[in-house]
RNA sequence: AAAAUAGCUCUCUAGGGUUCCGUUUAAAGAGUACUCUUUAAAGUCUGGUCCGAGAGAGAGCGUACAGCUAUACAUAGUUGUAUACACGGAGGGAAAAAAGCCCGGGAGAU
Numbered sequence: 001a002a003a004a005u006a007g008c009u010c011u012c013u014a015g016g017g018u019u020c021c022g023u024u025u026a027a028a029g030a031g032u033a034c035u036c037u038u039u040a041a042a043g044u045c046u047g048g049u050c051c052g053a054g055a056g057a058g059a060g061c062g063u064a065c066a067g068c069u070a071u072a073c074a075u076a077g078u079u080g081u082a083u084a085c086a087c088g089g090a091g092g093g094a095a096a097a098a099a100g101c102c103c104g105g106g107a108g109a110u
Base pairs, nucleotide, nucleotide: 007061008060009059010058011057012056015051016050020048021047022045023042024041025040026039027038028037029036030035031034062083063082064081065080066079067078068077069076070075085105087108091103092102093101
């Protein structure tokens, strides 16, 4: 310096907050000590919805190489194998908000 074997997507998870649901608390009201309704507050509420990893998991597509089949010799189909490694702020971005999300395999370090 170059490279998809270092690309992309989906489903999840660690993690994340608080719009919505639920939960809890307070006040007011309604009905025979429990419940219902309304309003407000709480994520320092286990949760459901939700967001969610380059350096987490799985699957698929793709890619590389090899074999086989077909072939108009351009290629197409199919099977197998491979798809590695990976320390990291601060700050900023988001029509709920936050984050291991995004800037970003960035700055920097080794």

The prediction has a mean pLDDT of 83. The RNA shown here (Guanidine-I riboswitch aptamer) has 110 nucleotides and comes from Metabacillus litoralis. Rfam family: Guanidine-I riboswitch aptamer. The literature on the family includes a 2004 paper in Proc Natl Acad Sci U S A by Barrick et al., "New RNA motifs suggest an expanded scope for riboswitches in bacterial genetic control". The model forms 100% of the base pairs in the Rfam consensus. Taxonomically the source falls in Metabacillus (Bacteria, Bacillota, Bacilli, Bacillaceae). RNAcentral holds the sequence, with entries from Rfam and Ribocentre.